[in-house]
Context: one part of a larger RNA
RNA sequence: AAACGCCGACGACCACCCUUCCACACGCAAGUACGAACACAGCGCGGGCCUUCGCUCCGCGGCGUGCGGCGAACGGGUGAGUCAUACAUCGGAACGCGCCCAGUAGCGGGAAAUAGCUCGGCGAAAGCCGGAUUAAUACCGCAUACGACCUGAGGGUGAAAGCGGGGGACUUUUAGGGCUCUCGCGCUAUUGGAGCGGCCGAUGGCAGAUUAGCUAGUUGGUGGGGUAAAGGCCUACCAAGGCGACGAUCUGUAGCUGGUCUGAGAGGACGACCAGCCACACUGGGACUGAGACACGGCCCAGACUCCUACGGGAGGCAGCAGUGGGGAAUUUUGGACAAUGGGCGCAAGCCUGAUCCAGCAAUGCCGCGUGUGUGAUGAAGGCCUUCGGGUUGUAAAGCACUUUUGGCGGGAACGAAAAGGACUGUGCCAAUACCACGGUUCGAUGACGGUACCCGCAGAAUAAGCACCGGCUAACUACGUGCCAGCAGCCGCGGUAAUACGUAGGGUGCGAGCGUUAAUC
Numbered sequence: 001a002a003a004c005g006c007c008g009a010c011g012a013c014c015a016c017c018c019u020u021c022c023a024c025a026c027g028c029a030a031g032u033a034c035g036a037a038c039a040c041a042g043c044g045c046g047g048g049c050c051u052u053c054g055c056u057c058c059g060c061g062g063c064g065u066g067c068g069g070c071g072a073a074c075g076g077g078u079g080a081g082u083c084a085u086a087c088a089u090c091g092g093a094a095c096g097c098g099c100c101c102a103g104u105a106g107c108g109g110g111a112a113a114u115a116g117c118u119c120g121g122c123g124a125a126a127g128c129c130g131g132a133u134u135a136a137u138a139c140c141g142c143a144u145a146c147g148a149c150c151u152g153a154g155g156g157u158g159a160a161a162g163c164g165g166g167g168g169a170c171u172u173u174u175a176g177g178g179c180u181c182u183c184g185c186g187c188u189a190u191u192g193g194a195g196c197g198g199c200c201g202a203u204g205g206c207a208g209a210u211u212a213g214c215u216a217g218u219u220g221g222u223g224g225g226g227u228a229a230a231g232g233c234c235u236a237c238c239a240a241g242g243c244g245a246c247g248a249u250c251u252g253u254a255g256c257u258g259g260u261c262u263g264a265g266a267g268g269a270c271g272a273c274c275a276g277c278c279a280c281a282c283u284g285g286g287a288c289u290g291a292g293a294c295a296c297g298g299c300c301c302a303g304a305c306u307c308c309u310a311c312g313g314g315a316g317g318c319a320g321c322a323g324u325g326g327g328g329a330a331u332u333u334u335g336g337a338c339a340a341u342g343g344g345c346g347c348a349a350g351c352c353u354g355a356u357c358c359a360g361c362a363a364u365g366c367c368g369c370g371u372g373u374g375u376g377a378u379g380a381a382g383g384c385c386u387u388c389g390g391g392u393u394g395u396a397a398a399g400c401a402c403u404u405u406u407g408g409c410g411g412g413a414a415c416g417a418a419a420a421g422g423a424c425u426g427u428g429c430c431a432a433u434a435c436c437a438c439g440g441u442u443c444g445a446u447g448a449c450g451g452u453a454c455c456c457g458c459a460g461a462a463u464a465a466g467c468a469c470c471g472g473c474u475a476a477c478u479a480c481g482u483g484c485c486a487g488c489a490g491c492c493g494c495g496g497u498a499a500u501a502c503g504u505a506g507g508g509u510g511c512g513a514g515c516g517u518u519a520a521u522c
Base pairs, nucleotide, nucleotide: 002518003517004516005515006514010368011367013365017327022325023324024323027321028320031070032069034068038066039065040064043061044060045059046058047057048056077280078279079278087204088203089202090201091200092199095197096196097195100193101192102191103190104189105188106187108142110140118131119130120129121128122127148157149156150155162185163184164183165182166181167180168179170177171176206252207251208250213243214242215241218240219239220238221237222236223235224234225233255277256276257275258274259270260269261268262267282303283302284301285300286299305316306315307314308313333359335358336357337356341355342353343352344351345350372402373401374400375399382393383392384391385390408458409457410456411455412454416449421443422442423441424440425439426438427437428436466511467510468509469508470507471492472491473490477506478505479504480503481502487494488493
């Protein structure tokens, strides 16, 4: 955060499984051409050799696969556990950090593999094995070491990677190639910062004493180990301590807070949505990778369950978004878009994003607005009551004169969009008017919502009122029916033949697209 009953015009905004942390069909929710790290099959385009075909070589494009990098530890969900390894506030010292910012110093020379591809084999499948072969910003040494680390202070240890744009002369049969200058993106070592995280202490926030004693790694020390880091965190030895009526231990319940509701306040109750922190991810355990996890959409083991199977063996985890079954008084669409905001990758263009922004459903709530307005007495008809005279419904209706919100029809039509990109220009960088970066001017692309909001016009009162109550508390009364029956009821209490208390009708009262009831809190 409501549900149920009756009724139900519209719009804006908000929120919407509180119950089974029950089980889940199907689709999507984490990727990224990052090609400016790299390899390759097939395809397309261009070029060279060649007389041509063809072959082969080179370059480009984009599709695919793989290697590599970054991300996947964020974002999203849930509240099971947890009364303290949590949370809130205030302090502390013995720590870490990818990306980001600032500084310092470097980026020299080599080697061996491997996926993919191909060949062969096994298997129903999932998948696996072997041979040959290949690249890199993958991997491993050598050199060097301003900082850094270790030290017995002599010394010792440890690094890297290239890629892209532009200019210049040289060379080559072309494509191209190396050399060099420069810019950008990166790489290595290290210092500081930012922000984030790990750790420690104090104080505070709950019920039970029909829980009074609890504790052996327990409390402290020394040596050692371990960690990013203090520490019984772990281990060996030594000592016998430590906590407790200021409530230890145990049991029950519970995520905590900012806050929310209520109340004049003090308080009381709660912790949906939003924000911060924590914990969890089928159940239990474990580590690996990594800057960061003991990891929701990763791995391994065990268990329960479900599915496939050729019976040998395999696959899975919606407490992501929708959706299904079940449970329940009860909670929505298997929607649209990345246009905006934000995030990941990328130089960028861009790609991905059930985060998010929107739309849909239900009066769940809150707010707004409408269902007409004025006039209209012969107080019409009808209904109800009646002392039969009348009263009441009631200006209510009809009639007359208007208006057109909303709805309908027709037309126009957004804000949310400016970054980005192109051109020109200035400044910086530079040998350079290349390139690149930043600024200015100008051109100009991009909207899911949505032909929606909004605006204009047309006709026409036309399209729109219910629910509960009327004995007292408590605003609002009569008639008939019923006869302690049927029934009502929050409390007091009504009903047994004149019921303002039951049922119906007329009338009235209160609220009004709601009104009542139930549940809950103050």

The prediction has a mean pLDDT of 83. Small-subunit ribosomal RNA, 5' domain from an uncultured bacterium, 522 nucleotides, folded computationally. The RNAcentral record of the full RNA draws on ENA and SILVA. It matches the Rfam family "Bacterial small subunit ribosomal RNA".